[in-house]
RNA sequence: GCCAAGGUAGCUCAGUUGGUUAGAGCAUCGCCCUCAUAAAGCGGAGGUCGCGAGUUCGAAUCUCGCCCUUGGCA
Numbered sequence: 001g002c003c004a005a006g007g008u009a010g011c012u013c014a015g016u017u018g019g020u021u022a023g024a025g026c027a028u029c030g031c032c033c034u035c036a037u038a039a040a041g042c043g044g045a046g047g048u049c050g051c052g053a054g055u056u057c058g059a060a061u062c063u064c065g066c067c068c069u070u071g072g073c074a
Stems, first nucleotide, its partner, number of pairs: 001073007010026004019057001028044004050066005
């Protein structure tokens, strides 16, 4: 340099024939329970969907450029 896959919550990921309010598990915080801790149960908070632009009434999702990670080729 070329090709492929990927980038969504603190972590691991789902969501891609464009439209419901952007979600799950773990972690964290609070409540409940207990003599106490843990576990179990209930609830909350946490997101510029890598960045910018474009298409569209509408973009995490489509198009273009750039950045980063992993693998392959040279």